[in-house]
RNA sequence: AAAGCGGACCAGGCAACCGCUGCCAUGCGUACGCGUGGGAGAGGAAAGUCCGGGCUCCACAGAGCAGGAUGCCGGCUAACGGCCGGACGCCGCGAGGCGAGGAACAGGGCCACAGAGACGAGCGUAUUCAGUUACGGUGAAACGCGGUAACCUCCAUCCGGAGCAACACCAAAUAGGCAGACGAUGACGCGGCUCGCCGAGUCUGCGGGUAGGUGGCUUGAGCGGGUCAGCAAUGGCCCGCCUAGAGGAAUGGUUGCCCACGACAGAACCCGGCUUAUCGGCCCGCUUUCCCA
Numbered sequence: 001a002a003a004g005c006g007g008a009c010c011a012g013g014c015a016a017c018c019g020c021u022g023c024c025a026u027g028c029g030u031a032c033g034c035g036u037g038g039g040a041g042a043g044g045a046a047a048g049u050c051c052g053g054g055c056u057c058c059a060c061a062g063a064g065c066a067g068g069a070u071g072c073c074g075g076c077u078a079a080c081g082g083c084c085g086g087a088c089g090c091c092g093c094g095a096g097g098c099g100a101g102g103a104a105c106a107g108g109g110c111c112a113c114a115g116a117g118a119c120g121a122g123c124g125u126a127u128u129c130a131g132u133u134a135c136g137g138u139g140a141a142a143c144g145c146g147g148u149a150a151c152c153u154c155c156a157u158c159c160g161g162a163g164c165a166a167c168a169c170c171a172a173a174u175a176g177g178c179a180g181a182c183g184a185u186g187a188c189g190c191g192g193c194u195c196g197c198c199g200a201g202u203c204u205g206c207g208g209g210u211a212g213g214u215g216g217c218u219u220g221a222g223c224g225g226g227u228c229a230g231c232a233a234u235g236g237c238c239c240g241c242c243u244a245g246a247g248g249a250a251u252g253g254u255u256g257c258c259c260a261c262g263a264c265a266g267a268a269c270c271c272g273g274c275u276u277a278u279c280g281g282c283c284c285g286c287u288u289u290c291c292c293a
Stems, first nucleotide, its partner, number of pairs: 001289007009281002012258007020041002023038006043264001047275002050273005055163004067159005072086005088099004102154002107152002109148003119144001123136004167215004177206006189197002222241008259262001
């Protein structure tokens, strides 16, 4: 230098103006709203919803059946079908990459091509009194104590169900429920009173529940740095930080300048993984070959 392998990170930048959703401070003001100022506001996958967990409600004495998942050995973890280390097999010159792996004397099924015959006692040739004996080129397997469990199955381990539209709280109108009071000796109503008219309900309280509202909601298996233990995954300790929380759903628009001209894509309870999509840029470690000294 070229061609590769493994890993980490970034995801157009800056400025001005106008908006949108929360938060904080402050002024006015009764609640609640308005004004001003400040600060925050999507991702590495927010995606698929494929695994695993937290959380919430329901169910639950114990055991089993059915069903599902996993399957070398050891470790990590809240847990996993994830990750790490090791053995083994395959691929690669190599750095590395991939792996579906327990059991075939419990049982059933299946065994391409080749071969005369392929699953289980028959067949071909020779031979014998006699399926009696011997051999059988092919093929992974041939007259058996064969192979196959990315076929059923068996064994071992694990798994209750539904999901934030979970769930909890506050709570109109209308209808219905319960209790009390008044009422055919006429209540209530007919704008206040009396008369009169009408003719069976009226009033109050309570509770469930709908609309609506509030919480759940983002401080968390959190992030950054250091250090220690460990090959590593990971864990312990110390210091620092707070980084969307909407809810018919904000995170945008316009303009200017610059460059390498900008991909896939948009939170909706949260987290750990896996998988899929992705213009490009940059860094670290390593391999092979060539060149120069």

Predicted 3D model of a 293-nucleotide RNA (Bacterial RNase P class A) from Thiobacillus denitrificans ATCC 25259. The coordinates come from a structure-prediction model, not an experiment, and the mean pLDDT is 79. Rfam family: Bacterial RNase P class A. Rfam's curators write: Ribonuclease P (RNase P) is a ubiquitous endoribonuclease, found in archaea, bacteria and eukarya as well as chloroplasts and mitochondria. By type it is a ribozyme.